[in-house]
C1' cells in the first nucleotide's frame, strides 16, 4: 500500500433472493465407471464500534495476511 466473502477460490464497492467456477451430497443416464444431465445443501460478507431510512459496499480502531521502503 492492498487483501480478507460458503470446503477452495472468486464477483458484487450504498436498496430485491450476495455471483459463478471448482469440490460435496442425492437423483438419470451406464453392465460398471468416467463424462453428460437434473436437484440440493453450504456464507452472523474477520471483529467490535460509526454514518445512514438503509452498509458487504462508505468511516474510525483492532484482528490476520500479503507486498514495498
Nucleotide at each position: 500500500a492492498c487483501c480478507g466473502u460458503g470446503g477452495u477460490c472468486u464477483a458484487g464497492c450504498g436498496g430485491u433472493u450476495a455471483u459463478g467456477a471448482c469440490g460435496u451430497c442425492g437423483c438419470c443416464c451406464u453392465u460398471a465407471c468416467a463424462a453428460g444431465g437434473c436437484g440440493a445443501a453450504u456464507a452472523u460478507c474477520g471483529c467490535a464500534g460509526g454514518u445512514u431510512c438503509a452498509a458487504u459496499u462508505c468511516c474510525u480502531g483492532c484482528c490476520g495476511g500479503u507486498c514495498c521502503c
Molecule: transfer RNA
Organism: marine eukaryotic metagenome